[in-house]
A computed fold for a 100-nucleotide RNA from a Rhodospirillaceae bacterium, annotated as c-di-GMP-I riboswitch aptamer. It matches the Rfam family "c-di-GMP-I riboswitch aptamer". Its family is annotated with cyclic-di-GMP binding in the Gene Ontology. It was read from a public genome assembly, where an Rfam model found it. The prediction has a mean pLDDT of 83. The organism belongs to Rhodospirillaceae, within Bacteria.

RNA sequence: GCCGGGACUUGGCAAACCCGUUGAAAAACGGGGACGCAAAGCCACCGGUCUAAGGGUCCAGCGACCACGAUCGCAGACCUAGGAUAGCGGGGCUGCUCGA
Numbered sequence: 001g002c003c004g005g006g007a008c009u010u011g012g013c014a015a016a017c018c019c020g021u022u023g024a025a026a027a028a029c030g031g032g033g034a035c036g037c038a039a040a041g042c043c044a045c046c047g048g049u050c051u052a053a054g055g056g057u058c059c060a061g062c063g064a065c066c067a068c069g070a071u072c073g074c075a076g077a078c079c080u081a082g083g084a085u086a087g088c089g090g091g092g093c094u095g096c097u098c099g100a
Base pairs, nucleotide, nucleotide: 003099004098005097006096012037013036017032018031019030020029021028022027035087041093042092043091045090046089047088048085049084050083054080055079056078057077058076061074062073063072064071
């Protein structure tokens, strides 16, 4: 240095859930708490998954207006990531310890 392991040893992280904060949401952060994790350390490059504020399309309807055509607003359905997920997988970088 590479590969493998986490038996021994020193430790590390922290799921669900609860409280608080941020956010439209997904979710994140802080505290508590441990399901688990040999990278469950860091990185959104690739794929997947989650959300849909904003944008687009459609539309039975409700309201306004009314020239009874249309238009606008509300709600609904669908699509969409510049959002999220590294504890979904791949990939990149870095690290403790033991062994051959």